[in-house]
Notes
This is a predicted structure of a 72-nucleotide RNA (transfer RNA) from Candidatus Gottesmanbacteria bacterium RIFCSPLOWO2_01_FULL_39_12b. It matches the Rfam family "tRNA". From the family's description: Transfer RNA (tRNA) molecules are approximately 80 nucleotides in length. By type it is a transfer RNA. Model confidence (mean pLDDT): 81 of 100.
RNA sequence: GGGCCUGUAGCUCAAUGGCAGAGCAGCAGCCUUUUAAGCUGUUGGUUGCGCGUUCGACUCGCGCCGGGCUCA
Numbered sequence: 001g002g003g004c005c006u007g008u009a010g011c012u013c014a015a016u017g018g019c020a021g022a023g024c025a026g027c028a029g030c031c032u033u034u035u036a037a038g039c040u041g042u043u044g045g046u047u048g049c050g051c052g053u054u055c056g057a058c059u060c061g062c063g064c065c066g067g068g069c070u071c072a
Base pairs, nucleotide, nucleotide: 001071002070003069004068005067006066007065010024011023012022013021018055026042027041028040029039030038048064049063050062051061052060
């Protein structure tokens, strides 16, 4: 330098063009002599950045940035 994959909550990941979600973690409460475990509720997002297509973009196209694999 070429090709391919990937980037979404603190972490691990969903969402195949129509309200951005789950588990864990965090916070509050219940339970318990206390801790752990368990139960209930709840907070948390510029979907890497920019431009474009579209009535509408996490999703499609282009460029850039980061990570991974591979070829030379």